Model confidence (mean pLDDT): 85 of 100. Predicted 3D model of a 557-nucleotide part of an RNA (large-subunit ribosomal RNA, domain I) from Exiguobacterium flavidum. Rfam family: Bacterial large subunit ribosomal RNA.
[in-house]
Context: one part of a larger RNA
RNA sequence: GGCGUACGGUGGAUGCCUUGGCACUAGGAGCCGAUGAAGGACGCGACGAACAGCGAUAUGCCUCGGGGAGCAGUAAGUAUGCCCUGAUCCGAGGAUUUCCGAAUGGGGGAACCCACCAUCCGUAAUGGGAUGGGACGCGAUGCGUGAAUACAUAGCGCAUGGCGAGGCAGACCCGGGGAACUGAAACAUCUAAGUACCCGGAGGAAGAGAAAGCAAACGCGAUUCCCUGAGUAGCGGCGAGCGAAACGGGAACAGCCCAAACCGGAGAGCAUGCUCUCCGGGGUUGUAGGACACUCUAUACGGAGUCAAAAAGGAAGACAGUAGGUGAACGCGCCUGGAAAGGCCGGCCGAAGAAGGUGACAGCCCUGUAGCUGAAACUGUUUUCCCUCCAGAGUGGAUCCUGAGUACGGCGGGACACGUGAAACCCCGUCGGAAUCCGGGAGGACCAUCUCCCAAGGCUAAAUACUCCCUAGUGACCGAUAGUGAACCAGUACCGUGAGGGAAAGGUGAAAAGCACCCCGGAAGGGGAGUGAAACAGAUCCUGAAACCGUAUGCCU
Numbered sequence: 001g002g003c004g005u006a007c008g009g010u011g012g013a014u015g016c017c018u019u020g021g022c023a024c025u026a027g028g029a030g031c032c033g034a035u036g037a038a039g040g041a042c043g044c045g046a047c048g049a050a051c052a053g054c055g056a057u058a059u060g061c062c063u064c065g066g067g068g069a070g071c072a073g074u075a076a077g078u079a080u081g082c083c084c085u086g087a088u089c090c091g092a093g094g095a096u097u098u099c100c101g102a103a104u105g106g107g108g109g110a111a112c113c114c115a116c117c118a119u120c121c122g123u124a125a126u127g128g129g130a131u132g133g134g135a136c137g138c139g140a141u142g143c144g145u146g147a148a149u150a151c152a153u154a155g156c157g158c159a160u161g162g163c164g165a166g167g168c169a170g171a172c173c174c175g176g177g178g179a180a181c182u183g184a185a186a187c188a189u190c191u192a193a194g195u196a197c198c199c200g201g202a203g204g205a206a207g208a209g210a211a212a213g214c215a216a217a218c219g220c221g222a223u224u225c226c227c228u229g230a231g232u233a234g235c236g237g238c239g240a241g242c243g244a245a246a247c248g249g250g251a252a253c254a255g256c257c258c259a260a261a262c263c264g265g266a267g268a269g270c271a272u273g274c275u276c277u278c279c280g281g282g283g284u285u286g287u288a289g290g291a292c293a294c295u296c297u298a299u300a301c302g303g304a305g306u307c308a309a310a311a312a313g314g315a316a317g318a319c320a321g322u323a324g325g326u327g328a329a330c331g332c333g334c335c336u337g338g339a340a341a342g343g344c345c346g347g348c349c350g351a352a353g354a355a356g357g358u359g360a361c362a363g364c365c366c367u368g369u370a371g372c373u374g375a376a377a378c379u380g381u382u383u384u385c386c387c388u389c390c391a392g393a394g395u396g397g398a399u400c401c402u403g404a405g406u407a408c409g410g411c412g413g414g415a416c417a418c419g420u421g422a423a424a425c426c427c428c429g430u431c432g433g434a435a436u437c438c439g440g441g442a443g444g445a446c447c448a449u450c451u452c453c454c455a456a457g458g459c460u461a462a463a464u465a466c467u468c469c470c471u472a473g474u475g476a477c478c479g480a481u482a483g484u485g486a487a488c489c490a491g492u493a494c495c496g497u498g499a500g501g502g503a504a505a506g507g508u509g510a511a512a513a514g515c516a517c518c519c520c521g522g523a524a525g526g527g528g529a530g531u532g533a534a535a536c537a538g539a540u541c542c543u544g545a546a547a548c549c550g551u552a553u554g555c556c557u
Stems, first nucleotide, its partner, number of pairs: 001556009015542001016507002020478002022475007029467002031167002039100003042055003046078002050074002052059001061094006070082003105114003116133006136164003140160006172203001173201005183190001187237001213220002224251004234242002255459003258403001262281009286437001288402004292396006302390004313386010324373003330346002333344003347364002349353001355367003408432007418444001439454005494501002514541001517528004
């Protein structure tokens, strides 16, 4: 030195565990903000820092409920207190809530600096202090002022009261913009994809929506979503690829209001007999409807209602939520053991044998579970009453009305599954530009016949999408290199000028009983003693693999 054996060191794999995650289910909730949000800074405790809580009334204040013996968070310790005259704690409502932040008196390098006005306090006076107010934009009302331009108007200023702003849930929705990699085995049309991303806007959903629809039957009758139709019909350097619709079956169902004609009222203008504006009535459709004229019924039987179509509430009840309460049944029998919930023995409850804990595995020990039960206050849903609101038909067919720079056309684009194609339908730009019910649009160029429908105004629940969040629960989901980046004081430490990037790190024991005391040592550490079932469980402490490093020894060299 090698090989082996024994015993160690180091190291932290493995096993077991789970406070944390992940994915879902059901129900709820789906916004907050100038009455100052979200998010922070700085403070507040008898005692250093941090987290959590709170805000100069600062570890808390008030009221009303629950609860019933201890309490002053994590968090031990000391001190000082509170509490059955009901504390701590839990729930509801309220008060307070520094400074920054949309931040809004002005400024500013956020959490700071500097003024003004009003009313007070205070000083001999100045200085000082307290409370309140004032940003900007929009529209409304009133007042003042006031151009071109004489009156006037526009504009400007002030006051009052109202609205807005900003945040977010990295989700869902609508709209305005809008890539490239890639695929086509290259690449340009095409694809990826109207995706990613940016911007605007909103809601608990959004959008769509009561036919100028679909269709071709004996037709249907708003919209949305699912299944199907169907990878069909089609589109396509007819390449790669893209890709419907109607019918049918389901979910859910709901329909309405204006503009106009005409009537009434008020006002304005001027060509003084017309026009316009505002308000009220009227009226709302395609078997055309309405105005208009006439006729009939009728002021109550009835109908409807606040989350559509008009709108403001009040009362009572029910149910649910936001704290809770009650809640059955075993043994000091024996054995093992440190410990019984294990084994044996003998019982019991069960509308409860879900689960968790307790010194090993507990229906009957504890918390619970099933069942039953509970709210002063606040919230939600719902019912009833009060309340609020409402005329309805018919005949006539002369006249009037029925959404105009609209429909539509040319040109250029976009979007429709549809790439210009025979390319309809829909939308935008530009240039033209109708008809008026004897009217107009559509049925995939276009024309005729036929059929369906009535554009150029608006609203509309449900079925659908999503989950930051709350409650209850589930898992052939993970178990600390896994599962969230984060089981642990993590978006932390650390890195970066910055945008941004971004960790590692769980386990003594049933209980600290966390080793009094003695010895060596300066200490660290160790040896005894003691605790404990165990201390090779002694604090980075369960188990304790391997690499790696030793000590002793056998054999070989």
Annotation
The organism belongs to Exiguobacterium, within Bacteria. The sequence was found in a public genome assembly.